[in-house]
RNA sequence: CAGCUGGACCGGACGGCCGCUUUUCGCGUCUUCGGUCGCGGGGAGAGGAAAGUCCGAACUCCAAAGAGCAGUGUGCCGGAUAACGUCCGGGAGGCCGGGUUCAAGCCCGUCCGACGGAAAGUGCCACAGAAAAUAUACCGCCCAAGUCUUCACCGACGCGGGUAAGGGUGAAAAGGUGCGGUAAGGGCGCACCGCCGCUGCAGUAAUGCAGCGGGCAUGGCAAACCCCACACGGAGCAAGACCAAAUAGGGAGGGAGUCCGCGACCUGAUUCUUUGAACCAGGUUUCGGGCACGUGCCGGCUCGGUGCGUCCAACCUUCGGGUAGGUCGCUAGAGCCUCGCAGCAAUGCGUGGCCCAGAGGAAUGGCCGUCCCACCGGAGCAAUCCGGCGGACAGAAUUCGGCUUACAGGUCCGGCUGCCAU
RNA sequence: GUCCCCGUCGUCUAGCCUGGCCUAGGACAUCGCCCUUUCACGGCGGUAACACGGGUUCAAAUCCCGUCGGGGACGCCA
Numbered sequence: 001c002a003g004c005u006g007g008a009c010c011g012g013a014c015g016g017c018c019g020c021u022u023u024u025c026g027c028g029u030c031u032u033c034g035g036u037c038g039c040g041g042g043g044a045g046a047g048g049a050a051a052g053u054c055c056g057a058a059c060u061c062c063a064a065a066g067a068g069c070a071g072u073g074u075g076c077c078g079g080a081u082a083a084c085g086u087c088c089g090g091g092a093g094g095c096c097g098g099g100u101u102c103a104a105g106c107c108c109g110u111c112c113g114a115c116g117g118a119a120a121g122u123g124c125c126a127c128a129g130a131a132a133a134u135a136u137a138c139c140g141c142c143c144a145a146g147u148c149u150u151c152a153c154c155g156a157c158g159c160g161g162g163u164a165a166g167g168g169u170g171a172a173a174a175g176g177u178g179c180g181g182u183a184a185g186g187g188c189g190c191a192c193c194g195c196c197g198c199u200g201c202a203g204u205a206a207u208g209c210a211g212c213g214g215g216c217a218u219g220g221c222a223a224a225c226c227c228c229a230c231a232c233g234g235a236g237c238a239a240g241a242c243c244a245a246a247u248a249g250g251g252a253g254g255g256a257g258u259c260c261g262c263g264a265c266c267u268g269a270u271u272c273u274u275u276g277a278a279c280c281a282g283g284u285u286u287c288g289g290g291c292a293c294g295u296g297c298c299g300g301c302u303c304g305g306u307g308c309g310u311c312c313a314a315c316c317u318u319c320g321g322g323u324a325g326g327u328c329g330c331u332a333g334a335g336c337c338u339c340g341c342a343g344c345a346a347u348g349c350g351u352g353g354c355c356c357a358g359a360g361g362a363a364u365g366g367c368c369g370u371c372c373c374a375c376c377g378g379a380g381c382a383a384u385c386c387g388g389c390g391g392a393c394a395g396a397a398u399u400c401g402g403c404u405u406a407c408a409g410g411u412c413c414g415g416c417u418g419c420c421a422u
Numbered sequence: 423g424u425c426c427c428c429g430u431c432g433u434c435u436a437g438c439c440u441g442g443c444c445u446a447g448g449a450c451a452u453c454g455c456c457c458u459u460u461c462a463c464g465g466c467g468g469u470a471a472c473a474c475g476g477g478u479u480c481a482a483a484u485c486c487c488g489u490c491g492g493g494g495a496c497g498c499c500a
Stems, first nucleotide, its partner, number of pairs: 001418010012371007020045009030035001047393001051404002054402005059236004066303004071232005076090005091115001093112002096109005116227002121225002123221003138167002140163004146157003175193006194216001195214008240328004250319005257291005263285006270278003292310007321499003335354003339350004372391002375388005423496007432450004442480001452468005473489005
């Protein structure tokens, strides 16, 4: 210097003119005294993603937010945080590169990821293959009854066995490599590595290291059901609060009852000398209570809680009708900048300074000039000059913290490879 | 603005939950041939699709994640 790759950051600059939104001051206009409108001056006016709406919160309402089940999500360990599926650090694992070993393997470096449990259970593993999870004998290898041939050796076939080293199939073949051993082989034996169990040490922990024991008993899939642990009530600023306006507070359908007590009234029978009173029976009804039922809410189900209602009915569904105005919520906040301290870091604490869109069909725009960058054409040996064209993705809508996705061009830092120079 | 659902031949759909014989089935449409004097009907055959990207798995239309596209619902009186 070039290529690949990982990370951080910027994302046109300055000036003029004309507009838009909002706010403030002054003057004027109208006023129901709340404000309205006009003119003039000043201040402020998109993003790193404002996006996707994928997570997490704040805030608001639902009853104060209950229990169990279901459901959903998360998933190595520790920390950060208001919280998180985010971030930081660490661990084990994987790809690639390098080193080392006879080999398996081990070590170092960059980078990467949804990384609990497959020895709780169930299920699946197509095709191919002999055999696919209780292992298995197709070819091959070895032993070999026996048969054929031969004088015999040799050779051919081979009942029955042994064998998972070799071949072949497959995504995957039941520990690996090496040595010994064996008829051939095989953890059959040994060494190393891997695996499992126990103990000790180190570490907050994940885990690592060492020793001892076991020849190995345990293939993969949980982004299959599932198990374990933890978390989660629901809705969302069209939340919600207030004011104003308007009408048909309408139609249709569905839609659940009995008992007890006090009192009142009505009817009938009995008793007392009459008016009338007492008592008994039946009925109606206000109120209170019990149980039952219906239904709303606690957005799934059950229990439980609570409200309303049980016949001019609560409530639900549906068909229609009216109105689509204003104020608040609304932007000073887990806010931004500088510096210091603590921490490996994420981040926290402290000092000082700053105020930074709040519109509501929705403002943040257009033109011109100079410069910057990229491309094209022309001139020039070149530096450069002239002309033209272009400057991405996109765009606030209650507010934050993240993630993901899009992005012309540029700056800085790290790693690897190649070339050149010293 | 908020919430929910869906994407398979030209069109309507099956398969997705429970991954594999999916080289993805069916109907209509379309093309060719047969039938007919010809057209229609009918018969036979063909063309034609998993929205895109990544992951999990031996294997993805199907499971997971992310994009892109499309559709629907939601105010107040109440």